[in-house]
Context: one part of a larger RNA
RNA sequence: UUGGGCGUAAAGGGCGCGUAGGCGGGCUUAUAAGUCUGAUGUGAAAGUGCGGAGCUUAACUCCGUAAAGCAUUGGAAACUGUAAGUCUUGAGGACAGGAGAGGAAAGUGGAAUUCCACGUGUAGCGGUGAAAUGCGUAGAGAUGUGGAGGAACACCAGUGGCGAAGGCGACUUUCUGGACUGUAACUGACGCUGAGGCGCGAAAGCGUGGGGAGCGAACAGGAUUAGAUACCCUGGUAGUCCACGCCGUAAACGAUGAAUGCUAGGUGUAGAGGGUAUCGACCCCUUCUGUGCCGCAGUUAACACAAUAAGCAUUCCGCCUGGGGAGUACGGCCGCAAGGUUGAAACUC
Numbered sequence: 001u002u003g004g005g006c007g008u009a010a011a012g013g014g015c016g017c018g019u020a021g022g023c024g025g026g027c028u029u030a031u032a033a034g035u036c037u038g039a040u041g042u043g044a045a046a047g048u049g050c051g052g053a054g055c056u057u058a059a060c061u062c063c064g065u066a067a068a069g070c071a072u073u074g075g076a077a078a079c080u081g082u083a084a085g086u087c088u089u090g091a092g093g094a095c096a097g098g099a100g101a102g103g104a105a106a107g108u109g110g111a112a113u114u115c116c117a118c119g120u121g122u123a124g125c126g127g128u129g130a131a132a133u134g135c136g137u138a139g140a141g142a143u144g145u146g147g148a149g150g151a152a153c154a155c156c157a158g159u160g161g162c163g164a165a166g167g168c169g170a171c172u173u174u175c176u177g178g179a180c181u182g183u184a185a186c187u188g189a190c191g192c193u194g195a196g197g198c199g200c201g202a203a204a205g206c207g208u209g210g211g212g213a214g215c216g217a218a219c220a221g222g223a224u225u226a227g228a229u230a231c232c233c234u235g236g237u238a239g240u241c242c243a244c245g246c247c248g249u250a251a252a253c254g255a256u257g258a259a260u261g262c263u264a265g266g267u268g269u270a271g272a273g274g275g276u277a278u279c280g281a282c283c284c285c286u287u288c289u290g291u292g293c294c295g296c297a298g299u300u301a302a303c304a305c306a307a308u309a310a311g312c313a314u315u316c317c318g319c320c321u322g323g324g325g326a327g328u329a330c331g332g333c334c335g336c337a338a339g340g341u342u343g344a345a346a347c348u349c
Stems, first nucleotide, its partner, number of pairs: 003321004007303002012317001014200004021193003025087007033080002035076008049065006090190001091187002094183004102176007109153001114148007124135002161168002205246006214240002219235004257316006265294011298305002322349003331342004
């Protein structure tokens, strides 16, 4: 390579947009590149395949025949391709609705912590398993009033919602993306996937400038302990926050790539619609989209999955091929650095 695989055994790219490429709906006509078929030429001999023959058999030797492929030429037209025309179911788009922590910016609010000032007030406070370090008669802690500042938004809150993923939760305004439902006027296959490429991408970290309440790596002290470079306590710097720029990784997980079609049911929940009934709202029946649970067939090594498939199929991409060495070395590319990405071998079991 072939084959077989990728929820948990090795294996789904963190996620999107999209180039090349691959694949692609119904009908009609043409063509004949692929495809199928006939003929001719070539396909040296030996060898190989098949059928025979000769050495007693075999090996061996001999005879006949076949043969892919290539080229030329005649034909077939179902499928693929190509060209033309046409259609509406795929896809898009118009109109009408409602839902949402989707994104960006600006502004505003209340609770709480901390700090500051002043008042009341007096000896403790704090902390723990118990303590101590620490704070306090220079008046702490408690309590009241006023002020400053930063960060996060209790209740609502829900296997609820939105987003491609990362993720998103106070309120208001502005700008803005997507999805869903209904109607069916419009376009007429415009589609799916996607190597490279481009963009987004938690936390930590980095650069410059701000900010700094609380928390808090490092660090200091107190304890614990045989020791305690820890767990516990008192402090506390980076950081956490903002702006701009980098980094590009995570158990980036549903450990499950994307798209399309098909395959029993039952029961919650979110959004939208239809019907029955009604004065109306419920109730009941039903359609679509999402999100959960249970469960049949089927699948699975089992666990389990089961219309949100891990079932039955198709298309495209990514990835795996014993453990260690090793996600290391070397080289390339990227980065300010930290490092990332690509990614071996010797040796060993």